[in-house]
Context: one part of a larger RNA
RNA sequence: GAACGAACGCUGGCGGCGUGCUUAACACAUGCAAGUCGAACGCGAAAUUUUUCUUCGGAAAGAAAGUAGAGUGGCGCACGGGUGAGUAACGCGUAAGUUAUCUACCCUCCCAUCUGGAAUAACUCACCGAAAGGUGUGCUAAUACCGGAUACGUUGAUUUAUCAAGAAAGGUGGCCUCUAUUUAUAAGCUACCGUGGGGGGAUGAGCUUGCGUACCAUUAGCUAGUUGGUAGGGUAAUGGCCUACCAAGGCAACGAUGGUUAGCGGGUCUGAGAGGAUGAUCCGCCACACUGGAACUGGAACACGGACCAGACUCCUACGGGAGGCAGCAGUGAGGAAUAUUGCGCAAUGGGGGAAACCCUGACGCAGCGACGCCGCGUGGAUGAUGAAGGCCUUUGGGUCGUAAAAUCCUGUCAGAUGGAAAGAAAUGUACAUGUGCUAAUAUCACUUGUAUUUGACGGUACCAUCAAAGGAAGCACCGGCUAACUCCGUGCCAGCAGCCGCGGUAAUACGGAGGGUGCAAGCGUUGUUC
Numbered sequence: 001g002a003a004c005g006a007a008c009g010c011u012g013g014c015g016g017c018g019u020g021c022u023u024a025a026c027a028c029a030u031g032c033a034a035g036u037c038g039a040a041c042g043c044g045a046a047a048u049u050u051u052u053c054u055u056c057g058g059a060a061a062g063a064a065a066g067u068a069g070a071g072u073g074g075c076g077c078a079c080g081g082g083u084g085a086g087u088a089a090c091g092c093g094u095a096a097g098u099u100a101u102c103u104a105c106c107c108u109c110c111c112a113u114c115u116g117g118a119a120u121a122a123c124u125c126a127c128c129g130a131a132a133g134g135u136g137u138g139c140u141a142a143u144a145c146c147g148g149a150u151a152c153g154u155u156g157a158u159u160u161a162u163c164a165a166g167a168a169a170g171g172u173g174g175c176c177u178c179u180a181u182u183u184a185u186a187a188g189c190u191a192c193c194g195u196g197g198g199g200g201g202a203u204g205a206g207c208u209u210g211c212g213u214a215c216c217a218u219u220a221g222c223u224a225g226u227u228g229g230u231a232g233g234g235u236a237a238u239g240g241c242c243u244a245c246c247a248a249g250g251c252a253a254c255g256a257u258g259g260u261u262a263g264c265g266g267g268u269c270u271g272a273g274a275g276g277a278u279g280a281u282c283c284g285c286c287a288c289a290c291u292g293g294a295a296c297u298g299g300a301a302c303a304c305g306g307a308c309c310a311g312a313c314u315c316c317u318a319c320g321g322g323a324g325g326c327a328g329c330a331g332u333g334a335g336g337a338a339u340a341u342u343g344c345g346c347a348a349u350g351g352g353g354g355a356a357a358c359c360c361u362g363a364c365g366c367a368g369c370g371a372c373g374c375c376g377c378g379u380g381g382a383u384g385a386u387g388a389a390g391g392c393c394u395u396u397g398g399g400u401c402g403u404a405a406a407a408u409c410c411u412g413u414c415a416g417a418u419g420g421a422a423a424g425a426a427a428u429g430u431a432c433a434u435g436u437g438c439u440a441a442u443a444u445c446a447c448u449u450g451u452a453u454u455u456g457a458c459g460g461u462a463c464c465a466u467c468a469a470a471g472g473a474a475g476c477a478c479c480g481g482c483u484a485a486c487u488c489c490g491u492g493c494c495a496g497c498a499g500c501c502g503c504g505g506u507a508a509u510a511c512g513g514a515g516g517g518u519g520c521a522a523g524c525g526u527u528g529u530u531c
């Protein structure tokens, strides 16, 4: 000199863009952060209101409504969001391999979607419990579950051509060409969405390997599943990953083993560079989710807001037993020099579910707070010498603050008031029209195009215009040398200053005050850390 997720002191007008628990991976009140689908399925209220009856207590029926709701089932919950405790490691980075592997949803191609069955939740009834919750009886549905048939390819066996094993689920809309009886309907046809098997793609992931990846030798030897082989088990898959048997190996001064510290990278800061330091925000990867462990489901988890066991802690209890996990967003306490709102909205972007409308989304978009940082703007401009008053200094002549002020003439940024007022919105849906495809069909459906209509949290915000008015807006540090900037008074080795050298003991440009000056400026200085 530059830099900072900074803090402290003094001061503080506005805006834009960023950024904000670096400490206790400490404990957490409260609310929200993951749901959705009725076009998979069965059931199914109430308030309120209308009518009728009435013994005036009430009862029944209709609407509300096949709505709310819980339940079965599907998909999602493995994404998104947080944190950096652990980890010195194929964890990360980079370059390869996988003939040793998997991949739901998505795209594309081919084939199929036949035929049966038995349950169960919800619900009813009975019961246990303080609660959390649980037990039994009876009924019922499905794209839930289980048989049978079929099998291109798949798997297994083998005599290489055979044998064996192993699938599926329907739903919605439309129509009458075919079939079934008949105007109409479906068991028929058709469109779309699904379901099963297989091939390919895309995406994501697992595993393996070369090289690189902190400090300590005041850590020198370490290792029995240890190193390798055979066989088996296990896995999507290789492998001591695991087991049995056999062999006696394997690593290490090119640093094994042990210890300490630490998430890694893109990057960031500094520097002419080489390098050094660092890993906040943003992006990629990894690890973790009160602590430890082992699993289930699933394409994928050994799963932050799932389940089980143990532990610590907190809470409820009728003492028998139960409930919980903010390192999600806000917020609270504690710790600390120190770090924000218990805000608005799904309008946009993105995600989950759904055919769609739509629902959910503390992701995200916005707003709030903080000079925490960077950038921009303003605090006025011109004229104005009796060089006013006043302050300070003085050799008492004067000098200086100083064109500075006053005064006169202007301007109108920002802030203030009034009025107008965006872009961010394109879609989706609906209605009408249009063409193409499927089709028996000008139906429906899918797609294309056009017109109309619908959607804004921010926000009456940005921006624009008008009005008034110099009016509301300057401080901080320093002035002995390094280092730009000097005099007076007070003090008298005292009080004090100080980054280094050093000042102060009676004329201190070094302490304190004043006047003046210098440097930066909505900041300035100090402290800390890095180069």
Base pairs, nucleotide, nucleotide: 001531002530003529004528006527007526008525009524010523013377014376015375016374017373018372019370020369021335026333027332028331030330031329032328035075036074037073040072041071043069048063049062050061051060052059053058082288083287084286091213092212093211094210095209096208097207098206101205102204106201107200108199109198110197111196112195113194114148115147116146117145123138125136126135127134128133154165155164156163157162170193171192172191173190174189175188179186180185214260215259216258221251222250223249226248227247228246229245230244231243232242233241263285264284265283266282267278268277269276270275290311291310292309293308313324314323315322316321341367343366344365345364349363350361351360352359353358380410381409382408383407390401391400392399393398414472416467417466418465419464420463424458429453430452431451432450433449435447436446437445475520476519477518478517479516480501481500482499486515487514488513489512490511496503497502